[in-house]
Molecule: c-di-GMP-I riboswitch aptamer
Organism: Thermoleophilia bacterium
RNA sequence: ACCUCGAACGGGCAAACCAACGGCGACGUUGGGGCGCAAAGCCACGGGCCUGCCGCGAGACGGGGCAGGAAGUCGAGCUACCGAA
Numbered sequence: 001a002c003c004u005c006g007a008a009c010g011g012g013c014a015a016a017c018c019a020a021c022g023g024c025g026a027c028g029u030u031g032g033g034g035c036g037c038a039a040a041g042c043c044a045c046g047g048g049c050c051u052g053c054c055g056c057g058a059g060a061c062g063g064g065g066c067a068g069g070a071a072g073u074c075g076a077g078c079u080a081c082c083g084a085a
Stems, first nucleotide, its partner, number of pairs: 005083002012037002017032006035072001041078002045075003049069006056062001
């Protein structure tokens, strides 16, 4: 130095909920808030989840197409602070 790992130090992020604004909606942004997180940093490539529209269907929370959302659902990819065992 690199890989793995995660004690300590210094820190970081921010769930639910509330308010304002935006959106048909899922949801997003900002402020408060703090459940938690060693990648809870980035990324929509794959599985799954959620929303809107269309049409199939007797109907369904069914199945299909299109357009979206979410990274704190799992996997993959990229990057990264610290340094004990």